[in-house]
Context: one part of a larger RNA
RNA sequence: GCCUACGAGUUUGCCGUUGCUGGCGAGGUUAACCCGUGUGGGGAAGCCGAAGCGAAAGCGAGUCCGAAUAGGGCGUCGAGUCAGUAGCGCAAGACCCGAAACGUGGUGAUCUAUCCAUGAGCAGGGUGAAGCGAGGGUAAGACCUCGUGGAGGCCCGAACCGUUGUAGGUUGAAAACUGCUCGGAUGACUUGUGGAUAGGGGUGAAAGGCCAAUCAAACCACGUGAUAGCUGGUUCUCCUCGAAAUGCAUCUAGGUGCAGCGUCGCGUGUUCCUUGUCGGGGGUAGAGCACUGAUUGGGCUAGGGGGCCUAAAAGCUUACCGAACUCAGUCAAACUCCGAAUACCGACAAGCGAGAGCGCGGCAGUGAGACUGCGGGGGAUAAGCUCCGUAGUCGAAAGGGAAACAGCCCAGACCGCCAGCUAAGGUCCCGAAGUUGAUGCUAAGUGGUAAAGGAUGUGGGAUCGCACAGACAACCAGGAGGUUGGCUUAGAAGCAGCCACCCUUGAAAGAGUGCGUAAUAGCUCACUGGUCAAGUGAUCCUGCGCCGACAAUGUAACGGGGCUAAGCAUCACACCGAAGCUGCGGAUCUCAACCGCGUACACGAAAGUGGGUUGGGGUGGUAGAGGAGCGUCGAUACGCCAGCGAAGCGGCGGGGUAACCCAGCCGUGGAGGCGUAUCGAGUGAGAAUGUAGGC
Numbered sequence: 001g002c003c004u005a006c007g008a009g010u011u012u013g014c015c016g017u018u019g020c021u022g023g024c025g026a027g028g029u030u031a032a033c034c035c036g037u038g039u040g041g042g043g044a045a046g047c048c049g050a051a052g053c054g055a056a057a058g059c060g061a062g063u064c065c066g067a068a069u070a071g072g073g074c075g076u077c078g079a080g081u082c083a084g085u086a087g088c089g090c091a092a093g094a095c096c097c098g099a100a101a102c103g104u105g106g107u108g109a110u111c112u113a114u115c116c117a118u119g120a121g122c123a124g125g126g127u128g129a130a131g132c133g134a135g136g137g138u139a140a141g142a143c144c145u146c147g148u149g150g151a152g153g154c155c156c157g158a159a160c161c162g163u164u165g166u167a168g169g170u171u172g173a174a175a176a177c178u179g180c181u182c183g184g185a186u187g188a189c190u191u192g193u194g195g196a197u198a199g200g201g202g203u204g205a206a207a208g209g210c211c212a213a214u215c216a217a218a219c220c221a222c223g224u225g226a227u228a229g230c231u232g233g234u235u236c237u238c239c240u241c242g243a244a245a246u247g248c249a250u251c252u253a254g255g256u257g258c259a260g261c262g263u264c265g266c267g268u269g270u271u272c273c274u275u276g277u278c279g280g281g282g283g284u285a286g287a288g289c290a291c292u293g294a295u296u297g298g299g300c301u302a303g304g305g306g307g308c309c310u311a312a313a314a315g316c317u318u319a320c321c322g323a324a325c326u327c328a329g330u331c332a333a334a335c336u337c338c339g340a341a342u343a344c345c346g347a348c349a350a351g352c353g354a355g356a357g358c359g360c361g362g363c364a365g366u367g368a369g370a371c372u373g374c375g376g377g378g379g380a381u382a383a384g385c386u387c388c389g390u391a392g393u394c395g396a397a398a399g400g401g402a403a404a405c406a407g408c409c410c411a412g413a414c415c416g417c418c419a420g421c422u423a424a425g426g427u428c429c430c431g432a433a434g435u436u437g438a439u440g441c442u443a444a445g446u447g448g449u450a451a452a453g454g455a456u457g458u459g460g461g462a463u464c465g466c467a468c469a470g471a472c473a474a475c476c477a478g479g480a481g482g483u484u485g486g487c488u489u490a491g492a493a494g495c496a497g498c499c500a501c502c503c504u505u506g507a508a509a510g511a512g513u514g515c516g517u518a519a520u521a522g523c524u525c526a527c528u529g530g531u532c533a534a535g536u537g538a539u540c541c542u543g544c545g546c547c548g549a550c551a552a553u554g555u556a557a558c559g560g561g562g563c564u565a566a567g568c569a570u571c572a573c574a575c576c577g578a579a580g581c582u583g584c585g586g587a588u589c590u591c592a593a594c595c596g597c598g599u600a601c602a603c604g605a606a607a608g609u610g611g612g613u614u615g616g617g618g619u620g621g622u623a624g625a626g627g628a629g630c631g632u633c634g635a636u637a638c639g640c641c642a643g644c645g646a647a648g649c650g651g652c653g654g655g656g657u658a659a660c661c662c663a664g665c666c667g668u669g670g671a672g673g674c675g676u677a678u679c680g681a682g683u684g685a686g687a688a689u690g691u692a693g694g695c
Stems, first nucleotide, its partner, number of pairs: 001695006011092003015089010027048003033042003052059002062074004095233002098230001102223006113197009122187001124156003127152001131148006160184003165180004199215001201211003236629006246259005260366002262363007271356001273351008286338001287336002292332003296328004303321002305318004369394010399410003414586004419582003425576003428561003434573001436572006447563001453547002457544010474531005480504003485499003510525001514523002587619009601610003630684001632681010648668005653662003
């Protein structure tokens, strides 16, 4: 991992509550227990109900507060009770599995820590302390030399003890090892045997280490099915409806309570919703500056500063600051002289009349939401960001489109069909349908990413110039004189800089557009004439393009091929295209009408239920609510099958909307089994790192 079996909402409680069914009914009912064995008889204690109000005395269809005959609170205006059954709750282990922990009583020091007692072990080699002896030395010493001696948590290195580095090993040879290497090796050494210390305790040269492969509190049993607002799991089918991820509160935030939203029952009976008309309130968008503030420039100007003047006062002045006023121009969530569209409330009318609205009750789930559009707050007018409002979708929604793609676009799947029409989106090939038509644009593969900014790209529109009295471009020629203007400067001559920018000749020519020189020179331009010959410039608006444009495996920024349309814009017709719509057949739910009624039967006071036809509408679905069934095991009753072969198992052939079933057949098997009705459950397996077994 697979297979098989087992594996989770149960049981108890004259506890609560609601529904259904039944008995009795202003009543209903017994409990223990007794007699007893007939699910019989007795047993009235008790309980619930028939009256409430008040703290109470108490009063009573009333009562309490109150001075009250006021007002108000709670009541009165008649249905309960017992049993069975179902839903839910409560008390219990209470759907199942799961802690880490806590407590009580015990078991452990054959591992290991430390200690006690008693034993044992340490090849070989080296070094050479004290002391001692001799000699030297001294006044005597100290001291020196030689020898002797054999000290040491001394040195090297086996056994022994350890384990530094590295390689292997890592489902190992091994739940800590192996190889090489390495530390200690007379010591705080190692080791045998016996013994001591025990769990909040021991022991610890101290690492929270060790205390039997277990240690920030050992192990075993018990309390114990501890508790788990947490995670996981929770087993057959079909039918109807179908949520929430919000508000308030919470030692609360992944929990819970109440409300909201779902479902089922009862009641009400159009009250809902939409549209129209009418009547309302509003202060948003926008706008505005009348208020509150902000704000640019000008005018005017109180006041202040500076300057002048001045003994003081006063005065004059100012490209300084500047209130107020004023002109022009602006801004605002917490400004408003104004002020919509929508939205909201109400009335009336019409439409709609259905899984509309509302009330009461049973049962829930939800209370982590997500994205997109629009209106906003936070952030950086960042985020697949965050927080509100509003609408949609997903959630709980399949189908078609967007290459692929919960939240985008189209569209809501009851079932069947080798029928039709459409939506979004498409129609050259992959790949269903136009190589469709018309008119333009684009040349960039733009289309098929991006900005500021840049550019004689190109189409359209507009305005203003110049031009056959010859423009624009090109070519030829001129481009002069006063003068080297003045100043400045070493120099400044059109051309460093400052000032001015005149006059003359002339067709025209700046006191000079740029290059250039140390300064001159030189080249060039403006401007003019000629040659040529017909258009040539500037600005603005707009369509489509260009540059700006750099990323990591491989083209890789059209899904691909490929496309000059098969790109873009506008118009037109046709077609394709979905589980949408239609057609045909079928199922089911619900509403209505009609038929049928044996007025048979069953229940019932009645309504009604148990049929058929036709017509209308519905049938996506998670949590969840409600309904109807299938199957398993057992019990009771009745009816059946079976050695002429039960159950079970393997297969064939059939039936049903599903769980499933079988008219029948074959094989195997060898003794029990089935149908109907009712009842009772240890009643359905794919998931729980589920449990056991097998492979």
Large-subunit ribosomal RNA, domain II from a soil metagenome, 695 nucleotides, folded computationally. Model confidence (mean pLDDT): 85 of 100. The RNAcentral record of the full RNA draws on MGnify. It matches the Rfam family "Bacterial large subunit ribosomal RNA".